[in-house]
Molecule: c-di-GMP-I riboswitch aptamer
Organism: Clostridiales bacterium
RNA sequence: AUCGAAAAAAGGUAAACCUGCCGAAAGGUAGGGACGCAAAGCCACGGGUCUGAAGCGAGUGCCAAUUCGCUAUGACAGCCGGGUUUCCGAA
Numbered sequence: 001a002u003c004g005a006a007a008a009a010a011g012g013u014a015a016a017c018c019u020g021c022c023g024a025a026a027g028g029u030a031g032g033g034a035c036g037c038a039a040a041g042c043c044a045c046g047g048g049u050c051u052g053a054a055g056c057g058a059g060u061g062c063c064a065a066u067u068c069g070c071u072a073u074g075a076c077a078g079c080c081g082g083g084u085u086u087c088c089g090a091a
Stems, first nucleotide, its partner, number of pairs: 012037002017032006035078001041084003045081003048076003055070006
């Protein structure tokens, strides 16, 4: 120096739920709140999941509109893998 990982300490983060704001929604964000987390820091690269505004197709229609299906260019890093950075650390 590296691998390893027990215990302890310093700290970090913050699920559900509630409130404000943004968004068509999924969701995001701020405050409250802690179920958890050693990468639950960061990156949508692979898989996956969620949503369907716009678009396309079909139906209805009083021609104003409305219903259904498909679709990500939207979202999730606290679903899995990958990339990258990283605190303490005995035998």